[in-house]
This record gives sequence, structure tokens and C1' cells, in this order.
RNA sequence: GGCGGGUUAGCUCAGUUGGCUAGAGCGACCGGUUCAUACCCGGUAGAUCGUUGGUUCGAUUCCGACACCCGCUA
Repeated sequence: GGCGGGUUAGCUCAGUUGGCUAGAGCGACCGGUUCAUACCCGGUAGAUCGUUGGUUCGAUUCCGACACCCGCUA
């Protein structure tokens, strides 16, 4: 240099052949339970879906460029 994969919540990940309020587990916080802590149960908050443009009535999803990470290859 070329090719491929990835980037979604604090962490690990799902997601939709474009449309309903973007979800789960763990963690955090609040409450219940307990003499108390843990376990367990209930609830709450938390994501401009890597950045930027394009297509579209509508983009996390499709297209382009760029950034970063991983791998293959010369």
C1' cells in the first nucleotide's frame, strides 16, 4: 500500500432485508427483605448508535469520505 471485520449506556454485547417509546446482562443509585451485610425482589437514571456529508417523507440500519481498533496480505 491492498483487502476484510469492528466502533450502540460506566463495562460486555444484542438489534432491525429503513418507520412504533433503541434493548439485555453486569455495574451505579433508591426502596423492600435482614439485628446488620451479602444473596434475593422491585424501581430509577444513564446511549447526539465513532465523525461528517449524501440518498429518502423518514437512517443506528443504505451510500461516500475521514478517524480509531483488530486481523489477513504484498
Transfer RNA from a Clostridia bacterium, 74 nucleotides, folded computationally. Taxonomically the source falls in Clostridia (Bacteria, Bacillati, Bacillota). The sequence was found in a public genome assembly. Model confidence (mean pLDDT): 82 of 100. Its Rfam family is "tRNA". It is annotated as a transfer RNA.